Predicted 3D model of a 74-nucleotide RNA (transfer RNA) from Ferruginibacter sp. Its mean pLDDT, the model's own confidence on a scale to 100, is 84.
RNA sequence: CGGGAUGUAGCGCAGCCCGGUAGCGCACACGUCUGGGGGGCGUGGGGUCGUGUGUUCGAAUCACAUCAUCCCGA
Numbered sequence: 001c002g003g004g005a006u007g008u009a010g011c012g013c014a015g016c017c018c019g020g021u022a023g024c025g026c027a028c029a030c031g032u033c034u035g036g037g038g039g040g041c042g043u044g045g046g047g048u049c050g051u052g053u054g055u056u057c058g059a060a061u062c063a064c065a066u067c068a069u070c071c072c073g074a
Stems, first nucleotide, its partner, number of pairs: 001073007010026004020057001028044006050066005
C1' cells in the first nucleotide's frame, strides 16, 4: 500500500441478504414464593446500532467516506 472479516444494552449475541415500533440470554433493580441461603416466577430500568455524509415518506438494514481490532497478500 491492496483485499477481506468483525463493530448493536454492563457481558455474549440475533435482527442486515429482501428498508417499516430495536430484541433475546446472562447480569442489575423491585415484587412475590421459601424460616433463611440457594433457587423459581413476575415486573422494570438501561442502547437509538463504531463515526460522518448521502438516498428515501421511512435506514441497524442501501450507497460513499472514515475509525478501531483481527486475518490474508505485497